The prediction has a mean pLDDT of 80. This is a predicted structure of a 74-nucleotide RNA (transfer RNA) from Candidatus Coliplasma caballi. Rfam family: tRNA. Rfam classes the family as a transfer RNA. The sequence was found in a public genome assembly.
[in-house]
RNA sequence: CUGCCCUUAGCCCAGCUGGAUAGAGCGUUGGAUUCCGAUUCCAAAGGCCGGGGGUUCGAAUCCCCCAGGGCAGG
Numbered sequence: 001c002u003g004c005c006c007u008u009a010g011c012c013c014a015g016c017u018g019g020a021u022a023g024a025g026c027g028u029u030g031g032a033u034u035c036c037g038a039u040u041c042c043a044a045a046g047g048c049c050g051g052g053g054g055u056u057c058g059a060a061u062c063c064c065c066c067a068g069g070g071c072a073g074g
Stems, first nucleotide, its partner, number of pairs: 001073007010026002013023001019057001028044005050066005
């Protein structure tokens, strides 16, 4: 320098071929249980989907640019 892949909650990841309100697990907080703790159970908070622009009635999803990370080639 070129090509490909990835970026969604604090962490690890789903999200089908665009369709209405974006999810799970772990963790965190509160509660129940217990003499206390662990375990278990219940509930809650937490995301403008890496940034910007475009297409569309509608974008996490499609297109373009940029940033960061990874792989391969020169």